A computed fold for a 73-nucleotide RNA from a bacterium, annotated as transfer RNA. Rfam family: tRNA. The sequence is in RNAcentral, with records from ENA. The coordinates come from a structure-prediction model, not an experiment, and the mean pLDDT is 80.
RNA sequence: GGCGCGGUACCCAAGUGGCUAAGGGGGCGGUCUGCAAAACCGCUAUUCACCGGUUCGAGUCCGGUCCGCGCCU
Numbered sequence: 001g002g003c004g005c006g007g008u009a010c011c012c013a014a015g016u017g018g019c020u021a022a023g024g025g026g027g028c029g030g031u032c033u034g035c036a037a038a039a040c041c042g043c044u045a046u047u048c049a050c051c052g053g054u055u056c057g058a059g060u061c062c063g064g065u066c067c068g069c070g071c072c073u
């Protein structure tokens, strides 16, 4: 340098065009308890790496940039 895959919450991770972006872990608050633990309930992504484009509508499609992993040279 070329090609492929990936970048979604503090961490892991689903989602491949349509309203409120699943789920698990962690954290915070609450219920319960003599106190805890466990269990249960609630909250935790107005910016889905960034910039632009397509569309009535984009996390999702297209182009570019950055970063990570792999392969090739």
Base pairs, nucleotide, nucleotide: 001072002071003070004069005068006067007066010025011024012023018056026044027043028042029041030040031039049065050064051063052062053061